[in-house]
The part of an RNA shown here (small-subunit ribosomal RNA, 5' domain) has 539 nucleotides and comes from an uncultured bacterium. The prediction has a mean pLDDT of 84. Rfam family: Bacterial small subunit ribosomal RNA.
Context: one part of a larger RNA
RNA sequence: AGCGAACGUUAGCGGCAGGCUUAACACAUGCAAGUCGAGCGAGAAAGGGGGGCAACCCCUGAGUAAAGCGGCGGACGGGUGCGUAACACGUGGAUAAUCUGCCUAGGAGUGGGGAACAACAAUCCGAAAGGAUUGCUAAUGCCGCAUGUGGCGCCGAGAACUCCGGUUCUUGGCGCAAAAGAGGGCGCCCGCAAGGGGCUCUUGCUCCUAGAUGAGUCCGCGUCCCAUCAGCUUGUUGGCGGGGUAACGGCCCACCAAGGCUUUGACGGGUAGCUGGUCUGAGAGGAUGACCAGCCACACUGGGACUGAGACACGGCCCAGACUCCUACGGGAGGCAGCAGUGGGGAAUAUUGGGCAAUGGGCGCAAGCCUGACCCAGCCAUGCCGCGUGAGUGAUGAAGGCCUUCGGGUCGUAAAGCUCUGUGGGAAGGGACGAAAAAAACGGGUCUAACACACCCGGGCUUGACGGUACCUUCUUAGCAAGCACCGGCUAACUCCGUGCCAGCAGCCGCGGUAAUACGGAGGGUGCAAACGUUGCUC
Numbered sequence: 001a002g003c004g005a006a007c008g009u010u011a012g013c014g015g016c017a018g019g020c021u022u023a024a025c026a027c028a029u030g031c032a033a034g035u036c037g038a039g040c041g042a043g044a045a046a047g048g049g050g051g052g053c054a055a056c057c058c059c060u061g062a063g064u065a066a067a068g069c070g071g072c073g074g075a076c077g078g079g080u081g082c083g084u085a086a087c088a089c090g091u092g093g094a095u096a097a098u099c100u101g102c103c104u105a106g107g108a109g110u111g112g113g114g115a116a117c118a119a120c121a122a123u124c125c126g127a128a129a130g131g132a133u134u135g136c137u138a139a140u141g142c143c144g145c146a147u148g149u150g151g152c153g154c155c156g157a158g159a160a161c162u163c164c165g166g167u168u169c170u171u172g173g174c175g176c177a178a179a180a181g182a183g184g185g186c187g188c189c190c191g192c193a194a195g196g197g198g199c200u201c202u203u204g205c206u207c208c209u210a211g212a213u214g215a216g217u218c219c220g221c222g223u224c225c226c227a228u229c230a231g232c233u234u235g236u237u238g239g240c241g242g243g244g245u246a247a248c249g250g251c252c253c254a255c256c257a258a259g260g261c262u263u264u265g266a267c268g269g270g271u272a273g274c275u276g277g278u279c280u281g282a283g284a285g286g287a288u289g290a291c292c293a294g295c296c297a298c299a300c301u302g303g304g305a306c307u308g309a310g311a312c313a314c315g316g317c318c319c320a321g322a323c324u325c326c327u328a329c330g331g332g333a334g335g336c337a338g339c340a341g342u343g344g345g346g347a348a349u350a351u352u353g354g355g356c357a358a359u360g361g362g363c364g365c366a367a368g369c370c371u372g373a374c375c376c377a378g379c380c381a382u383g384c385c386g387c388g389u390g391a392g393u394g395a396u397g398a399a400g401g402c403c404u405u406c407g408g409g410u411c412g413u414a415a416a417g418c419u420c421u422g423u424g425g426g427a428a429g430g431g432a433c434g435a436a437a438a439a440a441a442c443g444g445g446u447c448u449a450a451c452a453c454a455c456c457c458g459g460g461c462u463u464g465a466c467g468g469u470a471c472c473u474u475c476u477u478a479g480c481a482a483g484c485a486c487c488g489g490c491u492a493a494c495u496c497c498g499u500g501c502c503a504g505c506a507g508c509c510g511c512g513g514u515a516a517u518a519c520g521g522a523g524g525g526u527g528c529a530a531a532c533g534u535u536g537c538u539c
Stems, first nucleotide, its partner, number of pairs: 001538003005535005012387006018380002020345001025343003029340003034072003039069002047060005079298003088223008098215002103211008111145001113143002120135006151176011181203006188197003224270003231261003236258004241253003273295004277288004300321005323334004351377001353376003359373001360371004390420004400411004424480001425476006434466001442458005483528005488509003494523005504511002
């Protein structure tokens, strides 16, 4: 000098930040990932109205709710630091050894068929969780066929480049592989109508190329302590052939060889997430890795794969284990290192709050829905910063305290008194910035057969959790707001009383045994100040 601090005494206000460093201990409860009806089929009830003697029926509620199939998203965002001394991270390269949903640009297409399975219904099993059988059905779900600019595989020919491994391009033959529709509109055609065709716009779908973004893999260098760890290794090191992967590779397998690493520290043990940074220091360096940002790892413990562009997947699945809960004892359910919150541990660390108004994300044409990300509020002097606790005047130097050489000195212009001010506090009134949009009417333009639709520009309207908060105005009264540590030397600040090696102090030196500036109290003083000290840790 610093701190994610803690403890003691004290405490007026505000702004901005920070807040389980310990048990990656166990968790009650609520919320934290959904969305799309413009992909698809089906489809309630309560309530309200009406009819009827009643049973019941009709209309509405409503093509709503809740489910189901399907698509996209649940691989982002959020948490934690267990593990990891490693290509984990940092930095610089390589990928001629690779992949990449959504997005952008370009090219080509979107023809014609089929069979199912949920939902649903019926029957049945189970205490439950849940499940079985039979039957029906739709699709942007699934499967063939056609077409193939390009793509992939095999067999040839040629050219360019080359790190000589190969890569790229042109060309011939054979084979393989695509697709899905939905919505809006309109002079037309068919139709009694519903609707269908045609045209057009929007959006989707398929294949290919390029980009962007993201990711995988490999390599050089750097990255703690112990030699009281000196030898380690059999898929080990290399080869050949295969398997596997998006991709190289003992990654895996069969066979062959006997290699590979190591005092420039192998192997073993301990400790630890790494970095930008942070603290300190003149620097070199040392220490550190809270908050914020990048990367990595993990998600009760261990293992595994499935789906998918992407996971070996925190709020998905399966198996095993420990623990907790339910049970009809047959069997089931769960995973806060998400946000709050609870117990426990600890010197120690907060609300079971408000809102999607903003920013961002997912889905959706959109309206919108979801969002404990986020934005806010609450608690805590935990830190930094700012403000206040009054200002001016006022000498009989009042009273009182303390000291005294008894003359006086000091607290001390301090108080009182007088004149003011109104920050913070209180009251009343006004009252934000953060908000720009998105969608309709309307005007202009592009497209078009079109005065439709769609798109662009303008225009226009709505939307605030914080919050009746900040801020502003007026009023109110000096009224409500100062403590803590120290005063022997280091070190700034001295006397009296009490005590008598006692009681006690102490960071070091050291004080205390009858005049103690060092113990305790008082008066006075010094230093900081809404804080001041102490402890711990780092330089």